This is a predicted structure of a 1522-nucleotide RNA (small-subunit ribosomal RNA) from an uncultured prokaryote. Its mean pLDDT, the model's own confidence on a scale to 100, is 82. Rfam family: Bacterial small subunit ribosomal RNA.
RNA sequence: AGAGUUUGAUCCUGGCUCAGAAUGAACGCUGACGGCGUGGUUAAGACAUGCAAGUCGUACGAAUGAGAUUGACUUCGGUUGAUCAAGUUAGUGGCGAAAGGGUGAGUAAUGUAUAGUUAACGUACCCCGAACACUGGGAUAGCUGCGAGAGAUUUAUCUCUCUUUGCGAAAGUGCAGGUAAUACCAGAUAACAUGAUAGUGUCGAAUGGCACAGUCAUCAAAGGUUUCGGUCGGUUUGGGAGCGGACUAUAUCGUAUCAGCUUGUUGGUGAGGUAAUGGCUCACCAAGGCUUCGACGCGUAGCGGGACUGAGAGGUCGAUCCGCCACAUCGGGACUGAGACACUGCCCGGACCCCCACGGGGGGCUGCAGUAACGAAUCUUGCGCAAUGGACGAAAGUCUGACGCAGCAACGCCGUGUGUAGGAUGAAGCCCCUCGGGGUGUAAACUACUGUCAGGGACUAGAAAGAUGGACUUGUUCCAUUUGAUCAAUCCCAAAGGAAGCUCCGGCUAACUUCGUGCCAGCAGCCGCGGUAAUACGAAGGGAGCAAGCGUUAUUCGGAAUCAUUGGGCUUAAAGCGCGCGUAGGCGGGAAGAUAAGUGUCUUGUGAAAUCCCUUGGCUCAACCAAGGAAUUGCUCGGCAAACUGUCUUUCUUGAGGCAAAUAGGAGUGUAUGGAACUCAUGGUGGAGCGGUGAAAUGCGUAGAUAUCAUGAGGAACACCUGUGGUGAAAACGGUACACUGGGUUUGUCCUGACGCUGAGGUGCGAAAGCGUGGGUAGCGAACGGGAUUAGAUACCCCGGUAGUCCACGCUGUAAACGAUGUCUACUAGUUAAUGGGAAUUCUGACGUUUUCAUUGACGGAGCAAAAGUAUUAAGUAGACCGCCUGGGGAGUACGGUCGCAAGGCUAAAACUCAAAGGAAUUGACGGGGGCUCACACAAGCGGUGGAGCAUGUGGCUUAAUUCGAAGCAACGCGAAGAACCUUAUCCUGGAUUUGACAUAUUUGGAUGCCCUUUAGGAAACUAGAGUAAGCUGCCCUCGGGUGAAACUUAUACAGGUGCUGCAUGGCUGUCGUCAGCUCGUGUCGUGAGAUGUUGGGUUAAGUCCCGUAACGAGCGAAACCCUUAUUGUUAGUUGCCAACACGUUAUGGUGGGGACUCUAGCAAGACUGCCGGUGUUAAACCGGAGGAAGGCGGGGACGACGUCAAGUCCGCAUGGCCUUUAUGUCCAGGGCUGCACACGUGCUACAAUGGAACAGACAAACCGACGCCAAGCCGCGAGGUGGAGCAAAUCGGAAAAACUGUCCCUCAGUUCGGAUUGCAGGCUGCAACUCGCCUGCAUGAAGUUGGAAUCGCUAGUAAUCGCAGAUCAGCAUGCUGCGGUGAAUAUGUUCCUGAGCCUUGUACACACCGCCCGUCAAGUCACGGGAGCUGGUAGUACCUGAAGUCGGGUAGUUAACCUUUCGGGGAGUCGCCCGCCGAUGGUAAGAUCGGUGACUGGGGCUAAGUCGUAACAAGGUAACC
Repeated sequence: AGAGUUUGAUCCUGGCUCAGAAUGAACGCUGACGGCGUGGUUAAGACAUGCAAGUCGUACGAAUGAGAUUGACUUCGGUUGAUCAAGUUAGUGGCGAAAGGGUGAGUAAUGUAUAGUUAACGUACCCCGAACACUGGGAUAGCUGCGAGAGAUUUAUCUCUCUUUGCGAAAGUGCAGGUAAUACCAGAUAACAUGAUAGUGUCGAAUGGCACAGUCAUCAAAGGUUUCGGUCGGUUUGGGAGCGGACUAUAUCGUAUCAGCUUGUUGGUGAGGUAAUGGCUCACCAAGGCUUCGACGCGUAGCGGGACUGAGAGGUCGAUCCGCCACAUCGGGACUGAGACACUGCCCGGACCCCCACGGGGGGCUGCAGUAACGAAUCUUGCGCAAUGGACGAAAGUCUGACGCAGCAACGCCGUGUGUAGGAUGAAGCCCCUCGGGGUGUAAACUACUGUCAGGGACUAGAAAGAUGGACUUGUUCCAUUUGAUCAAUCCCAAAGGAAGCUCCGGCUAACUUCGUGCCAGCAGCCGCGGUAAUACGAAGGGAGCAAGCGUUAUUCGGAAUCAUUGGGCUUAAAGCGCGCGUAGGCGGGAAGAUAAGUGUCUUGUGAAAUCCCUUGGCUCAACCAAGGAAUUGCUCGGCAAACUGUCUUUCUUGAGGCAAAUAGGAGUGUAUGGAACUCAUGGUGGAGCGGUGAAAUGCGUAGAUAUCAUGAGGAACACCUGUGGUGAAAACGGUACACUGGGUUUGUCCUGACGCUGAGGUGCGAAAGCGUGGGUAGCGAACGGGAUUAGAUACCCCGGUAGUCCACGCUGUAAACGAUGUCUACUAGUUAAUGGGAAUUCUGACGUUUUCAUUGACGGAGCAAAAGUAUUAAGUAGACCGCCUGGGGAGUACGGUCGCAAGGCUAAAACUCAAAGGAAUUGACGGGGGCUCACACAAGCGGUGGAGCAUGUGGCUUAAUUCGAAGCAACGCGAAGAACCUUAUCCUGGAUUUGACAUAUUUGGAUGCCCUUUAGGAAACUAGAGUAAGCUGCCCUCGGGUGAAACUUAUACAGGUGCUGCAUGGCUGUCGUCAGCUCGUGUCGUGAGAUGUUGGGUUAAGUCCCGUAACGAGCGAAACCCUUAUUGUUAGUUGCCAACACGUUAUGGUGGGGACUCUAGCAAGACUGCCGGUGUUAAACCGGAGGAAGGCGGGGACGACGUCAAGUCCGCAUGGCCUUUAUGUCCAGGGCUGCACACGUGCUACAAUGGAACAGACAAACCGACGCCAAGCCGCGAGGUGGAGCAAAUCGGAAAAACUGUCCCUCAGUUCGGAUUGCAGGCUGCAACUCGCCUGCAUGAAGUUGGAAUCGCUAGUAAUCGCAGAUCAGCAUGCUGCGGUGAAUAUGUUCCUGAGCCUUGUACACACCGCCCGUCAAGUCACGGGAGCUGGUAGUACCUGAAGUCGGGUAGUUAACCUUUCGGGGAGUCGCCCGCCGAUGGUAAGAUCGGUGACUGGGGCUAAGUCGUAACAAGGUAACC
């Protein structure tokens, strides 16, 4: 620091996602040790049990009391009395219990933080100072007694017993008696205390403070202990320290779908209350107070130091530690006290729990442990007061779940280890493999060494400071004794021994292979993987990363400049209010002076400590801890400065405004008025149609339409002028005239003197449609009716037609209200046009020219912009102010509020869902877009197909099987250039075989072997035998033999597969298309995809060539080169030829000869727009002509660019993977591939007279032949047979060419056309002709009389027509491939159909129009709204109730202290009781608000293959949209 993801690709916008850090975490797998930390985030829900606040006997009485002394008694054990007494203790009293510890429910301010104020206050314990402590009194806890029974005795009383003994179950508590104090009370004394009063001085902004001195009044006390020195206390008071109370300012979350709130409310006077100010409370008076700088309400929340993150600014959080606040089961209340309205105090009420003898009582873990519950989730009912700290005490000491430690938990951070070194061309295992090898891997084994930790043993520093006693030299002294819950240094022993996992490996993101699986199982943070070759699932091997952890989940910050202060935007991506006026607010021209609020600088105080950072230090290091420093960006006291901003004063004219003159205009409102057109009415003419459309029909018309003339009526709109021209803020404004009114511009520069800009709220205007009331209504015209169109047509088209459109008044308040561009100001190149003014030039005017303001346009530079574009009318450069945006959908919707008569408007969410949605531009493709051009594409022609019969292929059907493939063009006489067997196949039935029909290697055997003959079974394959006459059988050899080649045989590896996948492939092929295209290098342009070149003007069959040109060149294609054909020359003449010569024959180049000719086949020539004329850019080229065998590519062929169709082929061949291996291999017999209600394609033959039949006659080319072609001759009606000459071919043969010509017959018929079908008889091939061949003869003689819709081929030696040959092949040809014979017609055009090329345009397409895509309905599912209602919560209001308690009042009850007294009493006061105000709880009532639920209902989202249509994207087939 970035990356992935929208697209075919690009740039941008924009969201989603990832990589980082962190956590009081949880979950999964795993788990060696230690140190330091941390550990109920949920139910402020409920709690068993134990502990968490006591202490002081040097405050007090008393009890008890080891022990000691002593008296008495004594059984000598002891008992009892007195005195002393260490110690222990319930009670009185003192101090503490308000701290410490816990939690975060409440609280948005009675809180917190920071800075201040207290002249408005308090303070126990502690420190310093001053003064004092005199004399009395009465109580009260503690303590004793209280019952029943019995006995003694005269009562009283005493003794004994009992269930322990006032009452009560308990908790608790009564009566009587008597007692102490540092408890309580009274008196005295007392000021520097307090109050009153009249002063002085001083200070303060002020209420007033402080100091001094005068008078009066009021108020204190306690003693304990002692070694007699003291020491600890007590009272009053001043000061201090620390701690608190109160107040002020500023800051402190979200929400305006909370806009008004408030009656003790705001203030005053007086009183009460408090330590103290204050409506804190009360009475009276006034009517205030707060609020858009957000009051009030609702929701949420303890706040801060700080923590996490971040470069920072910020954002999020507030566990552990520290400070503050609040709370203690819920609510209320006070008491005590220095301090509380009190966590382990009190009273009352509520809920809950416990005990109970039913009468009553008790309780409060949000202390430490612990329990159940809740929950994803959070520990021991531990040890100790040794240390630190606290309470009490004179002290020893006691108490202390504060604290110190230990335990549990990888919860976090940090540290250590699980060994170290050597060790192979490298073990085994496992994995991969091209089978050669490679990987794991120096890793292991093995050798040597070391010894951390854990383990065992030994030993013992330190954490300890103090305390007590003693000593003296009285000190920071010495000596002795004593204090450890817990942790643990160090040394020795032993042994590599006890100690490694987790996640990931498609990209982001470091790390790859095999197998399994087969859109299944599964993965996934995003993009996305998986449908038979998955680096993405699962496993394994290998690898990468981290490591006692590793991953996942959750959450926060970051990346995110994705809320933008730093640091974003708004023409088209989300985003400028429809437009003005204007309030608050914000901002504001020039000059001078003053001030010092902002600002700057210096300074004061503060900003707690801890944390962070820096420097050191201590634990072996680190984490951790300690010390010092810095920092704490803040607030604050004071000083200085005065540029800028603010404020005040004075002033200026350029901003703004006024004044005067001139001027343009569809600017507004009202009134009046005009002509054309239209419709209607009346009348005339006229007489059959009109109207309307793509074509029609509905409609109108003989009751007279349309047309035409005249007259009249009516309403609406204003042609031409008219213009990217004018005016207005926008909406908008158009005949003419008049009246009234607003604004603009120019010129003058006389006046005012910043009066300005913007503008939240507010307010006005605001198209069309719509609404209300009343008019009006010619034309047009939603709805509606009819006619068409259509599959339908609730549309487009046509005929009608109501609201409406018009007017007046009122409402609505929205539009793609657009320049998709807020208003204002300044600045920043130009060119040109228009509108309205001014000036100059000219002697004047006109016309011009130049110039200057304002307005409206076009082009264009810099700049800007993602680009398109914009560009002085900015989207440039800056400033001011306002509005708005933050992914798409849900949704401008719901709810709420508000406006409206309604329709509806304004404001405006969420759940849920997607990974995109979007902008601009690019290349393609496409268009029922455009332009240009081409093609047997159409047109013009000729002949066919489609109808018939047959052949052949396909589909379908059938079948045991009818093997397989090919499927629009580009499958269908295709693979197949030839299925009777063979071919032939996982086709079927049946039989047989298993190293195999075929290949290679190794291996067993031994001359086994091959060849041949033969038997049995069998359908054959084959199986089981028999026989050897002859022949063949390698190499070496010492001829004994050895070896083992070939063949055979045995066995193992393996063979084999026309089995699957053409969507794993190679190769080959088809197609667009013989169409003219497809690209590259360099350069240039563009951010880029890309463009340019290749576009343009001509031309061509052609991207062919020329010209132009930011392009210049080049390549693959086109053309040419190649073959063939057409002409000629030359060479060569055999098997070809024969003119002349000769010979010969019935005849024939038959023969001698010849090379002239034809021909054959080699080599050459020839054609190039070369020549002429015209056109054209002096071009390319085109047109015409000459010559020429051939003329503009002469004809034909081969040759097929980049690519497209996952086109075809695994059954030609090759080949990966998969499958099969006594079978899907191999062999054999028979059958099938030929099956036939049917459909289609391709052909053949026909339907006849341009013909058929018969006879006669003529003319080719190319090709083939030895397993062959086969002549002559003979036989047969014929197929054919026989025969065998010749010929490996210019020699012989196939071989007859046919159409054609001539003659004759048929005469338009189902025929002398046509030949299907069938019967009989034959021939040929072949092992075999039944299924299932071809041919012949005789007989038979079907359909068919030119073919519907539709459709095919062909432009010249072509179509049409005629025959010939060949491949395959034993045989089989209407097919295929070639060959020649005869030989036309038409087109000189591009409107249309089809296809193609180039340019351009639109696009929401890119799998590319066979595209994309919308809505209803149906199905499933999810969340939400409405909903008769039902049901909870919350905060209040009104009324009723009225606990405890304070306060106030009353009081016939009660009463030790004080006063008084006549001693009886009385008074003051206390307690009790009663009343009143307030008051928690509870109740009633009507509402508000927030939820939950609800029959039914509404729309919305999502969901591979549902229904109906086709709305949008192209002119989307009616341009689209608001």